[in-house]
Context: one part of a larger RNA
RNA sequence: UUGGGCGUAAAGGGCGCGCAGGCGGAAAUGCAGGUCAGAUGUGAAAGCCCGGGGCUCACCCCCGGAAGUGCAUUUGAAACCGUGUUUCUUGAAUAUGGUAGAGGGUAGUGGAAUUCCUGGUGUAGAGGUGAAAUUCGUAGAUAUCAGGAGGAACACCGGUGGCGAAGGCGACUACCUGGACCAAUAUUGACGCUGAGGCGCGAAGGCGUGGGGAGCAAACAGGAUUAGAUACCCUGGUAGUCCACGCAGUAAACGUUGAUCACUAGGUGUAACGGGUAUUGACCCCUGCUGUGCCGGAGCUAACGCAUUAAGUGAUCCGCCUGGGGAGUACGACCGCAAGAUUAAAACUC
Numbered sequence: 001u002u003g004g005g006c007g008u009a010a011a012g013g014g015c016g017c018g019c020a021g022g023c024g025g026a027a028a029u030g031c032a033g034g035u036c037a038g039a040u041g042u043g044a045a046a047g048c049c050c051g052g053g054g055c056u057c058a059c060c061c062c063c064g065g066a067a068g069u070g071c072a073u074u075u076g077a078a079a080c081c082g083u084g085u086u087u088c089u090u091g092a093a094u095a096u097g098g099u100a101g102a103g104g105g106u107a108g109u110g111g112a113a114u115u116c117c118u119g120g121u122g123u124a125g126a127g128g129u130g131a132a133a134u135u136c137g138u139a140g141a142u143a144u145c146a147g148g149a150g151g152a153a154c155a156c157c158g159g160u161g162g163c164g165a166a167g168g169c170g171a172c173u174a175c176c177u178g179g180a181c182c183a184a185u186a187u188u189g190a191c192g193c194u195g196a197g198g199c200g201c202g203a204a205g206g207c208g209u210g211g212g213g214a215g216c217a218a219a220c221a222g223g224a225u226u227a228g229a230u231a232c233c234c235u236g237g238u239a240g241u242c243c244a245c246g247c248a249g250u251a252a253a254c255g256u257u258g259a260u261c262a263c264u265a266g267g268u269g270u271a272a273c274g275g276g277u278a279u280u281g282a283c284c285c286c287u288g289c290u291g292u293g294c295c296g297g298a299g300c301u302a303a304c305g306c307a308u309u310a311a312g313u314g315a316u317c318c319g320c321c322u323g324g325g326g327a328g329u330a331c332g333a334c335c336g337c338a339a340g341a342u343u344a345a346a347a348c349u350c
Stems, first nucleotide, its partner, number of pairs: 003322004007304002012318001014201004021194003025088007033081002035077008049065006091191001092188004096183004103177007110154001115149007125136002162169002206247006215241002220236004258317006266295006273288004299306002323350003332343002335340001
């Protein structure tokens, strides 16, 4: 609970697509459902309100009037909402020509490095730490050279740079594929916005089956430290990390800021594209649009701060909040192989 809010106090759904629903551009002309105006009927009496009157007043009672938000019928109005028809181009979309990009998927290739194996050189240490020890090494380690195996990740470029709805994406090449932006015309003619349910995507970790396994490394073991040390440090080390297919569906999934549209001072970087000017040309200078940063005014804000990428001024739609704990728990339902996820209280207490 017809209120006020949601950057940080409680509160924006993790993100998209989209059915229903809600909302929706300009002009003309009809209709008259909503809307507005009039009339008629009804709206019992009593009561309430107003004006009178009767009990000595009052309570109470009587008379009259008004009111009765409403409903029905009927007559009109046509601005707005709705609806029909016709038309328009500015919203939206498509076509044409360009541009940038770690956007996605598949296949192949490459070099550096770590580890391991084989061989050569070579000899007593190496490793590790605050200091050590566990550990490795005369069965030849560490170091160094050559060759080989295998897995994972891609130094420099690299940039508050780029791309993507979000999660996220970084070696190179090829193929398949999504989106964005710019310029000039043309075409369609409101085809739009949002979106409960629904469907899809969704880091890390986890689960199932089968592979793979270099490095790293939960668990675990040992060595240290310490009063203790189930830790921090060290030596090892298995799941896992990688691949394929399937499940799971959560994060400080954060810009802690939902989406869309319009309007409202500037300054300065940067990325993509364009116009003008300049020039042999590239620069320089001015400027348009799209993205991404910083600073700052009005305004807003409890303040911090935000400030044309708004947290300003308005509009539409969705989600969510309503004192702390109990509790994102119990129960129920639903999903899941499980772990658990989603939905979601109360008693009690302060």
This is a predicted structure of a 350-nucleotide part of an RNA (small-subunit ribosomal RNA, central domain) from a metagenome.
Rfam family: Bacterial small subunit ribosomal RNA.
The coordinates come from a structure-prediction model, not an experiment, and the mean pLDDT is 89.